Record summary:
The RNA shown here (small-subunit ribosomal RNA) has 1465 nucleotides and comes from an uncultured organism. Its Rfam family is "Bacterial small subunit ribosomal RNA". The sequence is in RNAcentral, with records from ENA, Greengenes and SILVA.
[in-house]
RNA sequence: GAACGCUAGCGACAGGCUUAACACAUGCAAGUCGAGGGGCAGCGGAGGCGAGUGCUUGCACUUGCCAGACGGCGACCGGCGCACGGGUGAGUAACACGUAUGCGACCUGCCCGUAGCAGGGGGAUAAGCGGAAGAAAUUCCGUCUAAUACCGCGUAAUAUCUUUCGGGGGCAUCCCUGAGGGAUUAAAGGAAGUGAUUCCGGCUACGGAUGGGCAUGCGGCGCAUUAGCUAGUCGGCGGGGUAACGGCCCACCGAGGCGACGAUGCGUAGGGGUUCUGAGAGGAAGGUCCCCCACACUGGUACUGAGACACGGACCACACUCCUACGGGAGGCAGCAGUGAGGAAUAUUGGUCAAUGGGCGAGAGCCUGAACCAUCCAAGUCGCGUGAGGCAAGACGGUCCUAUGGAUUGCAAACCUCUUCUGUCGGGGAGCAGAAAGGCCUCUUGAGGCCACAAGUGAGAGUACCCGAAGAAAAAGCAUCGGCUAACUCCGUGUCAUCAGCCGCGGCAAUACGGACGAUGCGAGCGUUAUCCGGAUUUAUUGGGUUAAAAGGGUGCGUAGGCGGAAUGGAAAGUCAGCGGUAAAAUUGAGAGGGUCAACCUCUUUUCCCCCGUUGAAACCUGUCGGUCUUGAGUGGGCGAGAAGUAUGCGGAAUGCGUGGUGUAGCGGUGAAAUGCAUAGAUAUCACGCAGAACUCCGAUUGCGAAGGCAGCAUACCGGCGCCCGACUGACGCUGAGGCACGAAAGCGUGGGUAUCGAACAGGAUUAGAUACCCUGGUAGUCCACGCAGUAAACGAUGAAUACUAAUUGUCCGGUCAGAAUGAUGACUGGGUGAUACAGCGAAAGCGUUAAGUAUUCCACCUGGGGAGUACGCCGGCAACGGUGAAACUCAAAGGAAUUGACGGGGGCCCGCACAAGCGGAGGAACAUGUGGUUUAAUUCGAUGAUACGCGAGGAACCUUACCCGGGCUCAAACGUAGAAUGACAGACGGUGAAAGCCGUUCUCCCUUCGGGGCAGUCUACGAGGUGCUGCAUGGUUGUCGUCAGCUCGUGCCGUGAGGUGUCGGCUUAAGUGCCAUAACGAGCGCAACCCCCAUCUACAGUUGCUAACAGGUAAAGCUGAGGACUCUGUGGAGACUGCCGGCGCAAGCUGUGAGGAAGGCGGGGAUGACGUCAAAUCAGCACGGCCCUUACGUCCGGGGCGACACACGUGUUACAAUGGCAGGUACAGCGGGAAGCCAUAUGGCGACAUAGAGCGGAACCCGAAAACCUGUCUCAGUUCGGAUUGGAGUCUGCAACUCGACUCCAUGAAGCUGGAUUCGCUAGUAAUCGCGCAUCGGCCACGGCGCGGUGAAUACGUUCCCGGGCCUUGUACACACCGCCCGUCAAGCCAUGGAAGCCGGGGGUACCUGAAGUGCGUGACCGCAAGGAGCGUCCUAGGGUAAAACCGGUGACUGGGGCUAAGU
Repeated sequence: GAACGCUAGCGACAGGCUUAACACAUGCAAGUCGAGGGGCAGCGGAGGCGAGUGCUUGCACUUGCCAGACGGCGACCGGCGCACGGGUGAGUAACACGUAUGCGACCUGCCCGUAGCAGGGGGAUAAGCGGAAGAAAUUCCGUCUAAUACCGCGUAAUAUCUUUCGGGGGCAUCCCUGAGGGAUUAAAGGAAGUGAUUCCGGCUACGGAUGGGCAUGCGGCGCAUUAGCUAGUCGGCGGGGUAACGGCCCACCGAGGCGACGAUGCGUAGGGGUUCUGAGAGGAAGGUCCCCCACACUGGUACUGAGACACGGACCACACUCCUACGGGAGGCAGCAGUGAGGAAUAUUGGUCAAUGGGCGAGAGCCUGAACCAUCCAAGUCGCGUGAGGCAAGACGGUCCUAUGGAUUGCAAACCUCUUCUGUCGGGGAGCAGAAAGGCCUCUUGAGGCCACAAGUGAGAGUACCCGAAGAAAAAGCAUCGGCUAACUCCGUGUCAUCAGCCGCGGCAAUACGGACGAUGCGAGCGUUAUCCGGAUUUAUUGGGUUAAAAGGGUGCGUAGGCGGAAUGGAAAGUCAGCGGUAAAAUUGAGAGGGUCAACCUCUUUUCCCCCGUUGAAACCUGUCGGUCUUGAGUGGGCGAGAAGUAUGCGGAAUGCGUGGUGUAGCGGUGAAAUGCAUAGAUAUCACGCAGAACUCCGAUUGCGAAGGCAGCAUACCGGCGCCCGACUGACGCUGAGGCACGAAAGCGUGGGUAUCGAACAGGAUUAGAUACCCUGGUAGUCCACGCAGUAAACGAUGAAUACUAAUUGUCCGGUCAGAAUGAUGACUGGGUGAUACAGCGAAAGCGUUAAGUAUUCCACCUGGGGAGUACGCCGGCAACGGUGAAACUCAAAGGAAUUGACGGGGGCCCGCACAAGCGGAGGAACAUGUGGUUUAAUUCGAUGAUACGCGAGGAACCUUACCCGGGCUCAAACGUAGAAUGACAGACGGUGAAAGCCGUUCUCCCUUCGGGGCAGUCUACGAGGUGCUGCAUGGUUGUCGUCAGCUCGUGCCGUGAGGUGUCGGCUUAAGUGCCAUAACGAGCGCAACCCCCAUCUACAGUUGCUAACAGGUAAAGCUGAGGACUCUGUGGAGACUGCCGGCGCAAGCUGUGAGGAAGGCGGGGAUGACGUCAAAUCAGCACGGCCCUUACGUCCGGGGCGACACACGUGUUACAAUGGCAGGUACAGCGGGAAGCCAUAUGGCGACAUAGAGCGGAACCCGAAAACCUGUCUCAGUUCGGAUUGGAGUCUGCAACUCGACUCCAUGAAGCUGGAUUCGCUAGUAAUCGCGCAUCGGCCACGGCGCGGUGAAUACGUUCCCGGGCCUUGUACACACCGCCCGUCAAGCCAUGGAAGCCGGGGGUACCUGAAGUGCGUGACCGCAAGGAGCGUCCUAGGGUAAAACCGGUGACUGGGGCUAAGU
């Protein structure tokens, strides 16, 4: 350097196998020189010899042969090149690279300069020719020949070696130089020219340049779960070898060398310039371009050469491929194209040497897949375009909505007027090229001029560019739209399908899925994925932390290391400054220029922090050297305190045991018990004795110690500490990786000891169970000696040292001074140990001179949770185990501190019929009623802990009715709008039918301006209708906590903040009611009050009510006149406020046989229900969003059902009887209701009731109160209790009482004798008990509900407990809030991983055997005249084989734990 998805108009520049250094078909990529040579295969060819044709008989043409003279030239000899250029990154952790030096230890072809030289010979050989072997590749034999090929001889020094005499220098071995002597070593010619000569070459030496070689300092990587490595290893002497130094190699001698500043090993990797990112420091990378290195199928080896151990050379070995006649041969694309393979993925088997560069050549020139161009690819960067202006009827269409309309798409389109970059067509047409080279001339011999106003050289390319023409014409997509993050609605779907970077979305109204419209972002691209840096101060040098979030080593001593007091002198290592060298170019920054702009390219300049050298500075700092100092540290002297340590001895109490005595029935133990002990005498008690362990009180924020730890008393030894003095030493110090030592308890080994206590174990209890807590026993152990182990919540969860920084106060150990009474106490000063607290710090809690403050030094440790302190490895240990210490995988959190709630079998305070004290019930019976369940065609639906169940329903025979069966209707049972036709429809009658309905007969409008209108039904169309679903889409209403006392706000203050304060505290209250206190001050919703009823009085009113006085009057009676006094009714007021008094109290307030008063401390009752909770209830009361049905899920009718019945529950009624039943007699209410009503009264009926009938729309009439009281009877029984059930006969309501009404009478006479566990209501006119009224209603299943009055109790010590609630406080891992959260095993599935008998593979090393090619060495009887060579031997070695180990990886029956997963256990 990307890839993938969708899309795609153009150009410029740059880029393009990151994977298999995997394998390669084919073509090309290194040749050139004939002016070195012999030659002549091929091409041309002078000349010669023939043949043919034309014919002017000597010419032309054609053709064959011979022809090396000539142009040239395949192959050959020779020279130069092939070591460059090009590719790749496998190896390499290395002097490979970078940088800086050195070579007194070196080489260098071609090139440049200087000096000199080239005389004379020789023998071969290739090609060629002849022959031979072989399939081929190729090879062999004979013979001829040349050279700039090869070899002698001569000459030769400034070369090399040696030697003599001098001189000079340096860095040890040495180097330079002068004059001599001796020895050794050179060469090649060619071309042109008539020639002179010129040009190109050759040889030697010195010098230069260029290119290399070697050595060294420094720099750049991961693992210590790699800690020791090394025998040519390290050094020396002497050799060999090399261009050269060197253990590079060899012989001998010595025993060294490297390593915690990381050797060795393993893993990974080419290095640099640079690139990306970042504010920088850093982090990551090393593709393209440049430099260096390494490699060329893999491994080894040398040859040639100036240079190679050589990509397109050689030899050998292995693997692979190909050819083969099976004998043997050939090959190496990591050159350019290209092929296969691998892979998510990377191009043409193109053109040209025109330019640049390279090789050869005297040159022309030849070669050049280097290079320059073109092709493919949106793979990157930059630029351009897809049109511009006008235009509102805001068109059509789409989408959405609050929908007769509006919004948006949108000035967008259409339409009008313009423009023409790109594209298309036509024409012209570059620069790169007069440059280089060549030839000629000149001179200063490498430069200038001329040829040149001439001819010829362009792959790219008829390209770039320019001109012209037509024409808006041919050119826009992708992603997103819940938040982060710019951009919203509709439809579909319904925890499905899907989305998703993180949080998360989707379970019927999804801005999050899919589609649509619209919008947003970027734009020939847009998204996704991968990777790197940033954000991340989240590895912290800049720039972090460690009390509790992860993190201080258990403690000390101490090695290396790091850091280090005061003053002074020297030197100048660090440091600083100047100068110099280097830091290649490209790149980056700045300024210019070029191409139309830009990207891009070029120029100039700057930068390149480093490194090296040199000169200097010395005021300050660090280091170094020298001599000093005393304050750090230590020594000394004098006092002192202490549970510091080790060893030995001694003591009393307690415990247990033993012996004896006394004594008798239990002891012991617990919540309660039992096991256990005890009549064989326990427990208890007395005396004596024994044993082991521990040391009561003193005794504590006490003391000592480094920590662990240390406690009776005494003695011995010994460590440390504090204070005072200031004599001595003179920085001797601090810290401390490794190391060494100490180190509770438990544990281990050996030997003792064993009283108590007591793991394991046994038994008894507890319990659902109880392998526990409790009890009775009891072994190891607990104790001692010696040894091991080495861990703890080894904690102050706080490493050590030094210095500094407000105060106050307690205590322990010293010192000085003062001081009543030899000493109470006080002041000051050191050391320790505590408390509060300023500043400061801290996330906060908190710390705060004993720092967690301010600073310095050193060490240790941390980097999300789980996996895991696990696995493997190593070290230690007798073992147990300890130390060191991962990863895979998995999660989006884990955690700290604080806040508000909620909760607690936490605490404190308080309240409530909450308990307790009482009274009466329920739960047992029968019946009524509701519910569940069951049943059914249907038993319509809803309500379900408290807060459903006599609830919706304040009244189901039909209706109601929603359910079931059956029969009907489809504009429909009702209503609205529009239109059409009609003049009816309705009604009446008849038929049919269960009815609804259907069919038939009959009867049949009004107004008018004549257009029509009104009315009515019919038909058509649009609206209907639905007790169908969703109360988890809603409104409204309601229940409950709870008539509990709470819930909040503004401002201020406190806190980083959540939040707190207020609202807490004390007292008080029914009350967050009030008072006091108070960083709070006020306020709101609640409480209370205001409203209604009742209790007292009063004013007014006075009938249908009342009747005191007066009068009349009756059998009696306010009956009548009259009256308003009274009662009462209605309306309006008054009254009660702790107002007064006493006591207590600061006050608020509480209290009293208080006063007064009808009422006294809220007088009684009602209405009134804060913020909120329960997704509480209701779509079936009503309303309403959405969904669903439309000859039905709508609607009408008949019948049935909602009333079923094995059973279970709730709420009631009646009872079980004598405080009662029955019979008779007798008295007293209030609230209310009444016209299709209440019904007096009379009559009939036993009665329900019927008939007749007055009054009253009502303070006038009607609606009979009962219990109570009196009298009688019953006498404890299933009864004269109880009334269910059943039979019969009736009454009433109603269209209709079968399913399925109430009531009456006669008869029948069930269960039931006071109710288990449990549970409900009630605190005074209350409970209990007694009846009365009303709503609904034709009637009634009402024993229900709502009201009314009559009679009328008991009890409350008190707040321990149950339930509920309020406030404060505390803990919390809870916050859908304890009905919470959550742990482990087991069962199932999946995943990664450890162990494992073994099995397989890999790289490296060791030992031995074998050993190719090849260099060196030795030999060389064969070849050669010789030089020399063949051959043979030997050392070394690639490779191969064998063996034993170590290391790493894979796999493995089985096995171990771990993680994740659904609603299992």